[in-house]
RNA sequence: CACUCAUCCAGAGUGGUGGAGGGCACGGCCCGAUGAAACCACGGCAACCGGUCGAACGGGCAGUUCGAUGACCAGGUGCCAAAUCCGGUCGGGGUUUCGGCAACGAAAUCCCGGCGAAGAUGAGAA
Numbered sequence: 001c002a003c004u005c006a007u008c009c010a011g012a013g014u015g016g017u018g019g020a021g022g023g024c025a026c027g028g029c030c031c032g033a034u035g036a037a038a039c040c041a042c043g044g045c046a047a048c049c050g051g052u053c054g055a056a057c058g059g060g061c062a063g064u065u066c067g068a069u070g071a072c073c074a075g076g077u078g079c080c081a082a083a084u085c086c087g088g089u090c091g092g093g094g095u096u097u098c099g100g101c102a103a104c105g106a107a108a109u110c111c112c113g114g115c116g117a118a119g120a121u122g123a124g125a126a
Stems, first nucleotide, its partner, number of pairs: 003124006013042005021031003026087003043080003047077003050073004054066004084118001090114001091112009
């Protein structure tokens, strides 16, 4: 770099150094001198790997509620603005306009946390 699988509607900050960029790319639209990226310290979140088998309430007794597709821990990665910030592909629905006797067709616009693509992260295999 490429491959396979899974997840991506939730969640998560303070300070210091630094000094203009950042949000993958493109197009938008946002964030940023009330301080961007990056680095450091401590902190947190909980997707995967890992660990425990329970967790919460309770007079901490009894009991009640939730519950392995789960609960808890936070060791390894990762993450800590906005839905993966939105869009592109396909599909569905509404409205409007045009063509048509009609069935229907086309275009524009809005909606759909739909389906995909692409991306990010983790694990695996190689």

A computed fold for a 126-nucleotide RNA from an uncultured Verrucomicrobiota bacterium, annotated as SAM riboswitch aptamer (S box leader).
The prediction has a mean pLDDT of 82.